[in-house]
RNA sequence: UCGUAAGGCUCAACCAGUAUGGGCCCCCUCUUGGGAAACCUUGAGGUGAGCAUUCGCCAAAUUCGGAGAAAUCCUCUCUUGUAAAAGAAGGACAAUUCCGAGCUAAAUUUUUCGGCUUAUACCGAAAAUAAAUGUGUAGAGACUAGAUGGCGGACCCCUUAAUCUUUAAUUUAUUUUAAAGAAAGGAGAUGGUAUAGUCCAGACCACAAACACUUAUGGU
Numbered sequence: 001u002c003g004u005a006a007g008g009c010u011c012a013a014c015c016a017g018u019a020u021g022g023g024c025c026c027c028c029u030c031u032u033g034g035g036a037a038a039c040c041u042u043g044a045g046g047u048g049a050g051c052a053u054u055c056g057c058c059a060a061a062u063u064c065g066g067a068g069a070a071a072u073c074c075u076c077u078c079u080u081g082u083a084a085a086a087g088a089a090g091g092a093c094a095a096u097u098c099c100g101a102g103c104u105a106a107a108u109u110u111u112u113c114g115g116c117u118u119a120u121a122c123c124g125a126a127a128a129u130a131a132a133u134g135u136g137u138a139g140a141g142a143c144u145a146g147a148u149g150g151c152g153g154a155c156c157c158c159u160u161a162a163u164c165u166u167u168a169a170u171u172u173a174u175u176u177u178a179a180a181g182a183a184a185g186g187a188g189a190u191g192g193u194a195u196a197g198u199c200c201a202g203a204c205c206a207c208a209a210a211c212a213c214u215u216a217u218g219g220u
Base pairs, nucleotide, nucleotide: 007025008024009023010022011021012020026048027046028045029044030043033040034039053154054153055152056151057150058149063101064100065099066098067097068096072092073091074090075089077088078087079086080085102135103134109128110127111126112125113124114123115122139200141199142198143197144196145195155188157186158185159184160183163182164181165180166179167178168177169176204219205218206217208215209214
């Protein structure tokens, strides 16, 4: 330089390829329910050009129980097979999907005290008040931080049923229609069942259980 492939995230497998298996997110098509609509939501199929902004504040709780699980690994057992092996059934491990109860920071709201003040507003402290995409739920776990989490703004895009304002046309008539704005609503993905780090664990040995996969305890 040319050509091919490739949507994003994650866990295994593999030691090489834009590439195997599993899970999740967005996108496209159809679909269940809700909505005026944007859109949200349920289920199924597809593999598909791109998209998924930014500033500040918070770091608390971290507990007790319970139900599932792909891929991968194993075979004392059964069936098929000349055998290798395959299937059934069971076991191991586990990416992870959740349920009940309890608890929780900043926020929101209220009260009291103090500061400032004509007063309100504002600032600080204490108490009360909330829920979850938080905790429970890392590799058994400890600690620090902040984000993809929670809260408060900004910005970009989308919608217009009702209401209000303005303008234009129209009408007996603020009647009817249209446009613009206000205002209201929607959307700006997932990764945190540990994300970035520090520690501890993990590796090795012994012993016990097990057919094995592997698990528990102790030590180095």